[in-house]
RNA sequence: GGGCUUGUAGCUCAGUUGGUUAGAGUGCUUCCUUGACAUGGAAGAGGUCUCCAGUUCGAGUCUGGACAAGCCCA
Numbered sequence: 001g002g003g004c005u006u007g008u009a010g011c012u013c014a015g016u017u018g019g020u021u022a023g024a025g026u027g028c029u030u031c032c033u034u035g036a037c038a039u040g041g042a043a044g045a046g047g048u049c050u051c052c053a054g055u056u057c058g059a060g061u062c063u064g065g066a067c068a069a070g071c072c073c074a
Stems, first nucleotide, its partner, number of pairs: 001073007010026004019057001028044005050066005
């Protein structure tokens, strides 16, 4: 320098053919349970879906570019 894959909650990830509220596990906070802890249960907070444009009535999803990570080639 070229090619491919990936980028969504603190962490690990799902998200189908573009549409109905952006979700799960784990972690965090509060409460219940206990003499106390652990376990268990209930509720809650936490998101510029990497960034910038484009297409569209409508984009996490499609297109282009940038950035970052991984792999391959040179």
This is a predicted structure of a 74-nucleotide RNA (transfer RNA) from a Candidatus Moraniibacteriota bacterium. NCBI's taxonomy places the organism under Bacteria, Bacteria candidate phyla, Candidatus Moraniibacteriota. It matches the Rfam family "tRNA". Rfam's curators write: Transfer RNA (tRNA) molecules are approximately 80 nucleotides in length. RNAcentral holds the sequence, with entries from ENA.